RNA sequence: AGCGAAGUAGGAAUUUGUGCGUUAAGUUGUCAGUGGCUGGGGAGUCGCCCUGAACCGAAAAACCGUUACGGUUUGCGAUACAUUUUCCGCACCCGUUGCU
Numbered sequence: 001a002g003c004g005a006a007g008u009a010g011g012a013a014u015u016u017g018u019g020c021g022u023u024a025a026g027u028u029g030u031c032a033g034u035g036g037c038u039g040g041g042g043a044g045u046c047g048c049c050c051u052g053a054a055c056c057g058a059a060a061a062a063c064c065g066u067u068a069c070g071g072u073u074u075g076c077g078a079u080a081c082a083u084u085u086u087c088c089g090c091a092c093c094c095g096u097u098g099c100u
Stems, first nucleotide, its partner, number of pairs: 001100005010088004016082004020077003030053004035049003040094003060074006
């Protein structure tokens, strides 16, 4: 010098477990934020998260004990967290690594 490779925040599917809600929180989408994060370093986005707002919107059933309601089971939810496996995932400058 040439040609390759790995690795981020995170996303999708999947296994198992523990929860939450079912008196509707959460989830998806929208808007706002002098908020935060974003390969090993720098910078940063059309990436991600967080917070707030308004909107949309649902599946309950059985049993037990009791009359304050509580508990168990089976369901349901774009439900949370952890976990197994697979796949996707830096675009600019440098770096790491393999071969020549």